[in-house]
Notes:
Predicted 3D model of a 73-nucleotide RNA (transfer RNA) from an uncultured Lachnospiraceae bacterium.
RNA sequence: GCAUCCGUAGCGUAGUGGAUAACGCAGUGGCUUCCGAAGCCAAAGAUCGGGGGUUCGAAUCCCUUCGGGUGCA
Numbered sequence: 001g002c003a004u005c006c007g008u009a010g011c012g013u014a015g016u017g018g019a020u021a022a023c024g025c026a027g028u029g030g031c032u033u034c035c036g037a038a039g040c041c042a043a044a045g046a047u048c049g050g051g052g053g054u055u056c057g058a059a060u061c062c063c064u065u066c067g068g069g070u071g072c073a
Stems, first nucleotide, its partner, number of pairs: 001072007010025004018056001028042004049065005
């Protein structure tokens, strides 16, 4: 340099055009306990790497850009 894949919450993932972005762990509060752990309940947390475009509608499709992985040179 070329090709290809990935980027969604603190961490790990799902969601592949229909709209409240879902789940697990962690964290917070509560119940329970003599105190913890475990268990149960509740609430909070991501405008989906950035920008632009297509569409009635975009995390999802297109372009560009940033970061990372892999292959080739």
Its mean pLDDT, the model's own confidence on a scale to 100, is 81.
Rfam family: tRNA. By type it is a transfer RNA. Gene Ontology term of the family: triplet codon-amino acid adaptor activity.
It was read from a public genome assembly.